A computed fold for a 73-nucleotide RNA from an uncultured bacterium, annotated as transfer RNA. The sequence was found in a public genome assembly. Its mean pLDDT, the model's own confidence on a scale to 100, is 82. Its Rfam family is "tRNA". Rfam links the family to the GO term triplet codon-amino acid adaptor activity. The family's RNA type in Rfam is transfer RNA.

RNA sequence: GGGCUCAUAGUUCAGUUGGUAGAACGGCAUAUUCGCAUUAUGCAGGUCAUCGGUUCGAUUCCGAUUGAGUCCA
Numbered sequence: 001g002g003g004c005u006c007a008u009a010g011u012u013c014a015g016u017u018g019g020u021a022g023a024a025c026g027g028c029a030u031a032u033u034c035g036c037a038u039u040a041u042g043c044a045g046g047u048c049a050u051c052g053g054u055u056c057g058a059u060u061c062c063g064a065u066u067g068a069g070u071c072c073a
Base pairs, nucleotide, nucleotide: 001072002071003070004069005068006067007066010025011024012023013022019056027043028042029041030040031039049065050064051063052062053061
C1' cells in the first nucleotide's frame, strides 16, 4: 500500500428479506434475612462508531471517514 470481516446497554452478544431495539450477566429499588448472600417482583441505562446518499420511512441498502481483527505484499 491492497483485499476481507467487524463496530448495537457498563460487559458478552441477538436483531432473515427496510416499518417506533432485545436477551443474559451487571447496576438500583422493594420484599425475604439480625445482617450478607440466594430468590421473587419492578426500574433505570442505547443520538445502533462518525458524516453523507437512496427512501414516505434506515441498526438494516449504498458511499466516504475513523477504529479493531485478519490475510497478501